Transfer RNA from a Bacillota bacterium, 73 nucleotides, folded computationally. The sequence was found in a public genome assembly. The prediction has a mean pLDDT of 81.

């Protein structure tokens, strides 16, 4: 420099026939315990990297830039 993938919650990821978003871990509050620990119960207003586009409507389709990994060169 081309070229292909990722880029969602604190982390690790899901989630595509386009209809404003979940899980698991963490974390907080609680019940229990003399007190913890394990349990068990409840608790998520996440610019869905950003800027624009195409839609009535975009994580989701298009283009561009930004970080990442990885292949040619």
């Nucleotide at each position: 420099g081309g070229c292909u993938c990722g880029u969602u919650a604190g982390c690790u990821c899901a989630g595509u026939c386009g209809g404003u978003a979940g899980a698991g871990c963490a974390g907080c509050a609680g019940a229990c315990u003399g007190a913890a620990a394990a349990u068990c119960u409840g608790c998520g207003u996440g610019u869905c990297g950003g800027c624009a586009g195409u839609u009535c409507g975009a994580u989701u389709c298009u283009g561009c830039c930004a970080c990442g990994a990885g292949c040619c060169a």